[in-house]
Order: sequence, then structure tokens, then C1' cells
RNA sequence: GCGGGUGUGGCGGAAUUGGCAGACGCGCCGGAUUUAGGAUCCGGUGUCACCGACAUGCAGGUUCAAGUCCUGUCACCCGCA
Repeated sequence: GCGGGUGUGGCGGAAUUGGCAGACGCGCCGGAUUUAGGAUCCGGUGUCACCGACAUGCAGGUUCAAGUCCUGUCACCCGCA
């Protein structure tokens, strides 16, 4: 340099292949239980102070509608030279 793959909350990882983004698990916070802790159960947990918005590596495009399709680009991994 060329080709292919991956990128989603704090972490792992779903999302019917265009139609409610973050299911489910772990972690964390609060509560119940316990002498205390563990286990178990219940509730909460992305960002911006509020309102109202934003958020799938980043920037554009197509579409009524994009995590998903197209273009460019960045990082990592695999292969070829």
C1' cells in the first nucleotide's frame, strides 16, 4: 500500500437484517432481611443543573423512518504484498 472484520451505557453483550435503541447478565447506589457480613428479595443507575434536548467511533448522504443501507475518515484485529 491492497483486501476483510470489529467499534452500542461503568463492563460483557442484544436489537427479528430499515420500524419503541440499550433486552439480558455483571458491577455500582439505596432499602428490606442479619449482631455484622455474605446470600436472597425490592427499587434505582448514559449525558447536558432545570425545561427541553442529545446519545450506537467520527463527519456527511439516502429515506416518512438508519445501530442496520451508501460515501469519506479514525482506532484495533486478521490476511496479502
Molecule: transfer RNA
Organism: uncultured Clostridia bacterium